[in-house]
RNA sequence: CGAUGAAGUAGAGGUGCGGGUAACAAUAGUACUCCAGGGAGAGUGGUGUCCAUGAUCUGAAGGAAAGGGUUGACCGCCGAAGUUUAGUGACUACCAAAGUCAUCUAUACUGGUUUUGUAUUGAAUAAAUACAAGACUGUCAUCAAGUUUAACUUGAUGGAGAGCUAGCUCAUCU
Numbered sequence: 001c002g003a004u005g006a007a008g009u010a011g012a013g014g015u016g017c018g019g020g021u022a023a024c025a026a027u028a029g030u031a032c033u034c035c036a037g038g039g040a041g042a043g044u045g046g047u048g049u050c051c052a053u054g055a056u057c058u059g060a061a062g063g064a065a066a067g068g069g070u071u072g073a074c075c076g077c078c079g080a081a082g083u084u085u086a087g088u089g090a091c092u093a094c095c096a097a098a099g100u101c102a103u104c105u106a107u108a109c110u111g112g113u114u115u116u117g118u119a120u121u122g123a124a125u126a127a128a129u130a131c132a133a134g135a136c137u138g139u140c141a142u143c144a145a146g147u148u149u150a151a152c153u154u155g156a157u158g159g160a161g162a163g164c165u166a167g168c169u170c171a172u173c174u
Stems, first nucleotide, its partner, number of pairs: 002173005009166003014078001016077004021072004032062002035059003041050002045095003081110003085106003088102005111137011139159008
């Protein structure tokens, strides 16, 4: 110098990922409130609850918000992050059921973006998630060609982020 193994450090992919914040669209002329009419139930799976101090309903007037979305700047980053299942905790008046949020775990999947179809959630034709079929793209390996070799470029095939690139430390071998 090289080979193998291990631990840090710094980076790359790009319509890259996420966070809260401001504005905007939509939710929605909905929920809700006042007035008038009217005169007995309304509501639930069930119980509690509301109602002659006037419910459900009708008319008219006023009239939101949360979750989700878009855009801008800022912040944190490159398993960034997301999802399945299970555990645990909290919330929704209570029980049951169902759901939501997570505090962390464990398990499994996904390199990234995007299009179409189906299903679920949702107010939604927005968006998200899952599955399937494609496209583009980054990376590594193998093969082929270009090239004097190497490096590099192009094409094809395949793999996965516990990866890849760069540099460095330690151990062993040589």
This is a predicted structure of a 174-nucleotide RNA (Lysine riboswitch aptamer) from a Negativicutes bacterium. Model confidence (mean pLDDT): 80 of 100. Taxonomically the source falls in Negativicutes (Bacteria, Bacillati, Bacillota).